[in-house]
RNA sequence: UACUUAUCCAGAAAGACCGAGGGAAGGGCCCUGCGAAGUCUUAGCAACCUGUACCGCUAUGGUAAAAGGUGCUAAUUCCUGCUUUGUGAAUUGAUACAGAGACAGAUAAGCU
Numbered sequence: 001u002a003c004u005u006a007u008c009c010a011g012a013a014a015g016a017c018c019g020a021g022g023g024a025a026g027g028g029c030c031c032u033g034c035g036a037a038g039u040c041u042u043a044g045c046a047a048c049c050u051g052u053a054c055c056g057c058u059a060u061g062g063u064a065a066a067a068g069g070u071g072c073u074a075a076u077u078c079c080u081g082c083u084u085u086g087u088g089a090a091u092u093g094a095u096a097c098a099g100a101g102a103c104a105g106a107u108a109a110g111c112u
Stems, first nucleotide, its partner, number of pairs: 003110006013042005021031003026080003043073003048069003052064004077104001082101006
């Protein structure tokens, strides 16, 4: 990197350096010199994995805390774009709203 599985409407900061971009991608709409992205330090969130304790009695189990490994700390994965259902409008068209699914992406674990 590819593949498999699970989750993605919750949650969580500040300082230093630096100096213009960033929010994956198209279209939007946002954030940003009241300092983007990045690096470092400390703090925090969370509970995917390991370890620990308890329940239970072996199930791919549950609960608790949070020591370790990752990750994360603007906006629902910011919205949408693809397929489809319903409502409304209308019978010339165009447009809106709500839902389901998929594609893609992110994270973890496994595997290659």
Molecule: SAM riboswitch aptamer (S box leader)
Organism: Mucilaginibacter conchicola